c-di-GMP-I riboswitch aptamer from a Burkholderiales bacterium, 96 nucleotides, folded computationally.
Of the family's consensus pairs, 95% are formed in the model.
Taxonomically the source falls in Burkholderiales (Bacteria, Pseudomonadati, Pseudomonadota, Betaproteobacteria).
The prediction has a mean pLDDT of 86.
It matches the Rfam family "c-di-GMP-I riboswitch aptamer". Rfam's curators write: GEMM was predicted in a large-scale screen for bacterial structured RNA regulatory elements.

RNA sequence: GAGCUACAAGGGCAAACCCGUCGAAAGACGGGGACGCAAAGCCACCGGGCUAAUCGGAAACGCGACGCGCUUCCGGAUGCCAGCGGGGCUGCCGGU
Numbered sequence: 001g002a003g004c005u006a007c008a009a010g011g012g013c014a015a016a017c018c019c020g021u022c023g024a025a026a027g028a029c030g031g032g033g034a035c036g037c038a039a040a041g042c043c044a045c046c047g048g049g050c051u052a053a054u055c056g057g058a059a060a061c062g063c064g065a066c067g068c069g070c071u072u073c074c075g076g077a078u079g080c081c082a083g084c085g086g087g088g089c090u091g092c093c094g095g096u
Base pairs, nucleotide, nucleotide: 003096004095005094012037013036017032018031019030020029021028022027035083041089042088043087045086046085047084048081049080050079053078055075056074057073058072059071061069062068063067
């Protein structure tokens, strides 16, 4: 310096759920709370997943203007997930 990591030590983070705020939503942030996590520290580069506002398409209905409105369905991230996996960067203690 690199890989791996049993037993410890000091500790760290914080799922679900509840409350508040932001957001169309997914979700994020703050507080409470612990399911778990040796990177559950950071990063959307790759794969995957979630949502679908704007947008596009289709159908029904309404208006009467051939266009518009409304509802439903479909497509689709410029949104989100790092506690889905890969990858990159960084890192405490002890051991090997």